[in-house]
Context: one part of a larger RNA
RNA sequence: UAACGGGGGCCCGCACAAGCGAUGGAGCAUGUGGUUUAAUUCGAUGCAAAGCAAAGAACCUUACCAGGGCUUGACAUGCCGCGAAUCCUCUUGAAAGAGAGAGGUGCCUUCAGGAACACGGGCAUAGGUGGUGCAUGGCUGUCGUCAACUCGUACUGUAACGUGUUGGGUUAAGUCUUGCAAUGAGCGCAACCCUCGUGUUUAGUUGCCACUGUUGAGUUUGGAACCCUAAGCAGACUGCUAGUGAUAAGAUAGAGGAAGGUGAGGAUGACGUCAAGUCAUCAUGCUUUUUAUGCCCUGGGUGACACACAUGCUACAAUGGAUGGGACAAAGGGUCACGAUCCCGUGAGGGUGAGCUAACUCCAGAAACCAGCCCUCAGUUCGGAUUACAGGCUGUGACUAACUUGCAUAAAGUCGAAAUCACUAGUAAUCAUUGGUCAGCCAUAUAACAGUGAAUUCAUUACCGGGCUU
Numbered sequence: 001u002a003a004c005g006g007g008g009g010c011c012c013g014c015a016c017a018a019g020c021g022a023u024g025g026a027g028c029a030u031g032u033g034g035u036u037u038a039a040u041u042c043g044a045u046g047c048a049a050a051g052c053a054a055a056g057a058a059c060c061u062u063a064c065c066a067g068g069g070c071u072u073g074a075c076a077u078g079c080c081g082c083g084a085a086u087c088c089u090c091u092u093g094a095a096a097g098a099g100a101g102a103g104g105u106g107c108c109u110u111c112a113g114g115a116a117c118a119c120g121g122g123c124a125u126a127g128g129u130g131g132u133g134c135a136u137g138g139c140u141g142u143c144g145u146c147a148a149c150u151c152g153u154a155c156u157g158u159a160a161c162g163u164g165u166u167g168g169g170u171u172a173a174g175u176c177u178u179g180c181a182a183u184g185a186g187c188g189c190a191a192c193c194c195u196c197g198u199g200u201u202u203a204g205u206u207g208c209c210a211c212u213g214u215u216g217a218g219u220u221u222g223g224a225a226c227c228c229u230a231a232g233c234a235g236a237c238u239g240c241u242a243g244u245g246a247u248a249a250g251a252u253a254g255a256g257g258a259a260g261g262u263g264a265g266g267a268u269g270a271c272g273u274c275a276a277g278u279c280a281u282c283a284u285g286c287u288u289u290u291u292a293u294g295c296c297c298u299g300g301g302u303g304a305c306a307c308a309c310a311u312g313c314u315a316c317a318a319u320g321g322a323u324g325g326g327a328c329a330a331a332g333g334g335u336c337a338c339g340a341u342c343c344c345g346u347g348a349g350g351g352u353g354a355g356c357u358a359a360c361u362c363c364a365g366a367a368a369c370c371a372g373c374c375c376u377c378a379g380u381u382c383g384g385a386u387u388a389c390a391g392g393c394u395g396u397g398a399c400u401a402a403c404u405u406g407c408a409u410a411a412a413g414u415c416g417a418a419a420u421c422a423c424u425a426g427u428a429a430u431c432a433u434u435g436g437u438c439a440g441c442c443a444u445a446u447a448a449c450a451g452u453g454a455a456u457u458c459a460u461u462a463c464c465g466g467g468c469u470u
Stems, first nucleotide, its partner, number of pairs: 007470007015460001019423001021421003026314008034305002043052001064300007073125001077124002079121003083117001088101005107114002127289002130287003136283002138278003141274001143272001149186005154163002167178003193266004198234007208223003237260001240254003244250001303442001316416001320375002323372001325370002332363003338355001342351003382413001387408001389406004429452002433448003
């Protein structure tokens, strides 16, 4: 000097407490371990791996396995030879490929040839998702959005180093103030950025309003007030008042205000720690391989299943389930696309194909909710796993192994031990909606969006983590 202490002091955090909902028990989905396998490709492993990489494994992807093939190679550059190239037909084959045939000459030109493309040959070389993340760059996680981490000059000390950065207050904050052998500065904090919340100006089409019209809708005419859209501006600063404090910084109460003391949320992550993660995004040193650890293809596997763990979904019901009516969103996506209307079908869906390159049209029906009516506490009109049959759609192809419809079947489960997790307000809980990836989809995931909408916080003694000081 730093770390550590079942040493002390001060302070903070959904850390505890108070509350609320869950996990742990059941069934299923997904991931992992283990086991199995020809292969079950590889990586990630306390917090900080395990619905993670993967924003989507039937083929492809694909890196794995079996079999069939290639060896200057699927890809790049240089040299030589030959033919322009593309296209078409046949045989063989699971395909990759192999063999044979037919047809045909374009562009530039100094008529020698050249460009582009295809085939063949040999040599330099290609190739590797082979190894090493403990050789690396780049990117990322984590402590932690915690308030820290340092430097110049000066001073003290023999020196390591210290002071500054400590003390009194204060703050979310090394935030500010005051004192002081310190005085200044930097990276962080804050602010500047984006979204939401109020008003105003500008602009009114495809949006809004009024009239007309109609069974209803389209429509017509007019308006710029309102709503909305999207650009600018204003607004919040402890600015004002009171008492408090040291006449400070501040904190408490109040006024006005759409909003009050960081208004709410996001982006933003200091010096560093963990030889943390990634050589399989990419790049790259070294090493290794070269008729194979490279390349092409078919089929299989990544989907196995005694079991263990993690994250979720659905439930165990009456604050509910069934049934037919009625009401109200936001955000997003669409031309190889979204697909209205009408017809057929119990339905998934099929036929037809209006409109829309979108504030115009379509996806699109929001669901919880409301008012009726049935069920009456049961393994049930709860729950839906599993299984049989009959269909639909995507795709060359749905057996391994997709999704979906109808009918039938009707398992466990009656609120879950020890233990553990999230959350402080438009939050938790609950209810639907949309996007990306995508032919289709194993999405109950993930990223967003609106609807309904709580309870509790006495307080810091103790648990966990962190900061300062001793």